[in-house]
RNA sequence: AAGAGGCACACCCGUCGCGAGGCGGGGCCGCAAAACCACGGGCCUGGACCCCCAGGUAGCCGGGUUGCCGAA
Numbered sequence: 001a002a003g004a005g006g007c008a009c010a011c012c013c014g015u016c017g018c019g020a021g022g023c024g025g026g027g028c029c030g031c032a033a034a035a036c037c038a039c040g041g042g043c044c045u046g047g048a049c050c051c052c053c054a055g056g057u058a059g060c061c062g063g064g065u066u067g068c069c070g071a072a
Stems, first nucleotide, its partner, number of pairs: 006031002011026006029059001035065003039062003042057006
């Protein structure tokens, strides 16, 4: 490489949250780290509206940790 298995955006249903969004089920797009960690930057939400505070996003990028099958 091929094949098997895995994950899973949009969207739909249920549920939690003021919200971004999370979780469970289904799942066209896509992913070899689209597995885990909010450490740096970005973006988003709520409060404040000058600084800032509290959150979300790992399928935005960087970084860290672990890591599947496999010919030559």